[in-house]
RNA sequence: CUUAUCAAGAAAGGCUGAGGGAAAUGGCCCGCAGAAGCCUUGACAACCUGCCGAUUCGUGCAAAACACGAUGAAGGUAAGGUGCCAACUCCAUCCCGUGGAAUAACGGGACAGAUAAG
Numbered sequence: 001c002u003u004a005u006c007a008a009g010a011a012a013g014g015c016u017g018a019g020g021g022a023a024a025u026g027g028c029c030c031g032c033a034g035a036a037g038c039c040u041u042g043a044c045a046a047c048c049u050g051c052c053g054a055u056u057c058g059u060g061c062a063a064a065a066c067a068c069g070a071u072g073a074a075g076g077u078a079a080g081g082u083g084c085c086a087a088c089u090c091c092a093u094c095c096c097g098u099g100g101a102a103u104a105a106c107g108g109g110a111c112a113g114a115u116a117a118g
Stems, first nucleotide, its partner, number of pairs: 001118006011041005019030003024093004042085001044083001047081003050077003056070005089112001094109005
């Protein structure tokens, strides 16, 4: 940079000790009944790989059955590579729309970000 996804899901222990929720602003939350970080274990998920897998093709056979090889949908599995385990990516911010006196509320998009694969 490109593509896909982002409303689901999933925590215990140890060390440590005051912050944290990406950045800015505003909000709203989490936190000494222990934040962030590090370590261990366990889970969650199914993006990539692997494995199972219908089918189809090829070869062997006179043919069928069958065997082997290739293919490998839906789905499954969770071994490997990542990721992840408060709140929608916690919410808003910019644009358009619904609504309205104005708020509120809601929908779509953009920007930014996260993760995976390339």
Predicted 3D model of a 118-nucleotide RNA (SAM riboswitch aptamer (S box leader)) from uncultured Puia sp. The sequence is in RNAcentral, with records from MGnify. The organism belongs to Puia, within Bacteria. Its mean pLDDT, the model's own confidence on a scale to 100, is 84.